[in-house]
RNA sequence: CGGUUACAGGGGCAUACUCAUCGAAAGAUGAGGACGCAAAGCCACCGAUCCGACAGUUUCAGGGAAGAGGCCCUGGGUGGCGGACAGCGGGGUUGCCAGA
Numbered sequence: 001c002g003g004u005u006a007c008a009g010g011g012g013c014a015u016a017c018u019c020a021u022c023g024a025a026a027g028a029u030g031a032g033g034a035c036g037c038a039a040a041g042c043c044a045c046c047g048a049u050c051c052g053a054c055a056g057u058u059u060c061a062g063g064g065a066a067g068a069g070g071c072c073c074u075g076g077g078u079g080g081c082g083g084a085c086a087g088c089g090g091g092g093u094u095g096c097c098a099g100a
Base pairs, nucleotide, nucleotide: 012037013036017032018031019030020029021028022027035087041093042092043091045090046089047088049084050083051082052081054079055078057076060075061074062073063072064071
């Protein structure tokens, strides 16, 4: 210096949920509250997940109309775009105490 984190001490953060505010939503902020966390400090670079509109698709589903039906609507999956997310994983960065 790097990896690892037993023991001890002082502590830290804050899941779900509730209330208030902001937002189209995901979600964020504040207060309460603790499921847990040795980085559950910070960063949206990579992947995953979530929200949104857009694109195109009926050799995806359902519904509607119909004369000469190939049209319309809702949804699904797909694509990229915008947003969210650091308590999903990777990566970057900073860090209290102790020293098996």

c-di-GMP-I riboswitch aptamer from a Gammaproteobacteria bacterium, 100 nucleotides, folded computationally.
The coordinates come from a structure-prediction model, not an experiment, and the mean pLDDT is 86.
The sequence was found by an Rfam model in a public genome assembly.